[in-house]
A computed fold for a 500-nucleotide part of an RNA from Chloropsis hardwickii, annotated as large-subunit ribosomal RNA, domain I.
It matches the Rfam family "Bacterial large subunit ribosomal RNA". Rfam links the family to the GO terms ribosome and structural constituent of ribosome.
Its mean pLDDT, the model's own confidence on a scale to 100, is 88.
The full RNA is in RNAcentral, with records from Rfam.
Context: one part of a larger RNA
RNA sequence: CGCACAUGGUGGAUGCCUUGGCAGUCAGAGGCGAUGAAAGACGUGACAGCCUGCGAUAAGCUUCGGGGAGGCGGCAAUAUCCUGUGAUCCGGAGAUUUCUGAAUGGGGAAACCCACCUACCAUAAGGUAGGUAUCUUGUACUUGUACAAGAAGCGAACGAGGGGAAGUGAAACAUCUCAGUACCCUUAGGAAUAGACAUCAAAUGAGAUUCCCCUAGUAGCGGCGAGCGAACGGGGAGGAGCCCAGAACCUGAAUCGGCUUGUGUGUUAGUGGAAGCGUCUGGAAAGUCGCGCAGCAAAGGGUGAUAGCCCCGUACACUAAAAUGCACAGGUCGUGAGUUCGAUGAGUAGGGCGGGACACGUGACAUCCUGUCUGAAUAUGGGGGGACCAUCCUCCAAGGCUAAAUACUCCUGACUGACCGAUAGUGAACCAGUACCGUGAGGGAAAGGCGAAAAGAACCCCGGCGAGGGGAGUGAAAUAGAACCUGAAACCGUGUGCGU
Numbered sequence: 001c002g003c004a005c006a007u008g009g010u011g012g013a014u015g016c017c018u019u020g021g022c023a024g025u026c027a028g029a030g031g032c033g034a035u036g037a038a039a040g041a042c043g044u045g046a047c048a049g050c051c052u053g054c055g056a057u058a059a060g061c062u063u064c065g066g067g068g069a070g071g072c073g074g075c076a077a078u079a080u081c082c083u084g085u086g087a088u089c090c091g092g093a094g095a096u097u098u099c100u101g102a103a104u105g106g107g108g109a110a111a112c113c114c115a116c117c118u119a120c121c122a123u124a125a126g127g128u129a130g131g132u133a134u135c136u137u138g139u140a141c142u143u144g145u146a147c148a149a150g151a152a153g154c155g156a157a158c159g160a161g162g163g164g165a166a167g168u169g170a171a172a173c174a175u176c177u178c179a180g181u182a183c184c185c186u187u188a189g190g191a192a193u194a195g196a197c198a199u200c201a202a203a204u205g206a207g208a209u210u211c212c213c214c215u216a217g218u219a220g221c222g223g224c225g226a227g228c229g230a231a232c233g234g235g236g237a238g239g240a241g242c243c244c245a246g247a248a249c250c251u252g253a254a255u256c257g258g259c260u261u262g263u264g265u266g267u268u269a270g271u272g273g274a275a276g277c278g279u280c281u282g283g284a285a286a287g288u289c290g291c292g293c294a295g296c297a298a299a300g301g302g303u304g305a306u307a308g309c310c311c312c313g314u315a316c317a318c319u320a321a322a323a324u325g326c327a328c329a330g331g332u333c334g335u336g337a338g339u340u341c342g343a344u345g346a347g348u349a350g351g352g353c354g355g356g357a358c359a360c361g362u363g364a365c366a367u368c369c370u371g372u373c374u375g376a377a378u379a380u381g382g383g384g385g386g387a388c389c390a391u392c393c394u395c396c397a398a399g400g401c402u403a404a405a406u407a408c409u410c411c412u413g414a415c416u417g418a419c420c421g422a423u424a425g426u427g428a429a430c431c432a433g434u435a436c437c438g439u440g441a442g443g444g445a446a447a448g449g450c451g452a453a454a455a456g457a458a459c460c461c462c463g464g465c466g467a468g469g470g471g472a473g474u475g476a477a478a479u480a481g482a483a484c485c486u487g488a489a490a491c492c493g494u495g496u497g498c499g500u
Base pairs, nucleotide, nucleotide: 001499002498003497004496005495006494007493008492009491015485016449017448020420021419022417023416024415025414026413027412028411029409030408031154032153039100040099041098042055043054044053046078049075050074051073061094062093063092064091065090066089070082071081105114106113107112115132116131117130118129119128120127121126134151135150136149137148138147139146140145141144158189159187160186161185162184163183169176173223199206200205210237211236212235213234214233220228221227241401242400243399244345246341247340248339249338256334257333258332259331260330261329262328263327264326265325266324267323268322270318271317272316276291277290278289280287292309293308300312301311302310350374351373352372353371354370355369356368357367360386381396382395383394384393385392436443437442456484459471460470461469462468
């Protein structure tokens, strides 16, 4: 040095596990904010730190309910206290709520600096309470003041509107495509938009809008390239219609909205809730064996191994002082119903030029919108039916409102998974948007597991009052000893035998 066997170190794969994720279903909620939000800074405990909670009343205060024996949040003990005169805890309502932040008295390098006015107290300084930003609308007057109401800022996606690319594809590239996408801005709601035919159809008729499935990759559009791509009609979801542009009559009559009362039903704490013992093995019984019981409850979880009957629960039944959602009914305030006769939205429709939208790239191009220039008719009227004309059919623009079916999920609850199981699943199972990197915008980790229970190794010995180890002890197990379940491989040893 090699081979074999045995036995270790190192390392952290694998197996098992899950507090965390991922994707959904069904419900709820769809906002918070000048009554000061979201997000923070700084404080706050018997205590050095961090997390959580809270705010100088500071891990809390009051009250009303629930609940019934322990409690003073976690890392994490120790001390001290509280508690059947009902604590801790859970829920409703309220109080307090420093400073920053729309931040709003002025300033400012956020969490800091500096004021003024009024009232009261004290008068030496001062203290307490309230107020003092801007804009919009309204009212009042002395026309720049006062008063009142509102706005602002934040928030994941979904909506509407205003702007609006390029990489790409066309195997290059310019029309075209990507795409009215990404992105930016404005702004709204729980949905938004649209919506009650100047619509389609075709010689029969249909009857607002929205969404889905077909029609159909059809008709078309297209350097007729790449590609883009309908409608009619049919089937479904859902279904709802109205008002003003005016007078008279009639009155307060339908409807809608606010407030309030009642009833019902939900939500925000909860309550009751069946039925098992013994034997054996074992550290431990829920396993084995024996004999039972309950079941509208064999969903699930826990308990020293696998429990219907041990615990929490589950089926089922019940419940609210207070607050609140919805429905219905009553009251009240506001709105205004019905009938008759009238009326019928002008710089509009249309046109010229230039653009845009329509599946439709200007084309034979209808239709819609309009920057610019023009410019009708008035129901004996007007628009449309894809150039245009006639006939025919159909509808009534230039005012407005309108639930549902549809889109989405920052968030709450319950449940589900031929989803993951720590290099996976969120970046994050762990004090993670942390440590760390960057001037900054921004980038962005690693890191889970002793044991049933700390019973976490008293005491002794070696050693530097070490590190580490050997005894002893605990434990079922310590090669489960905190560098802790299992403990693969690479890599490094030790012992024995054989070989060289």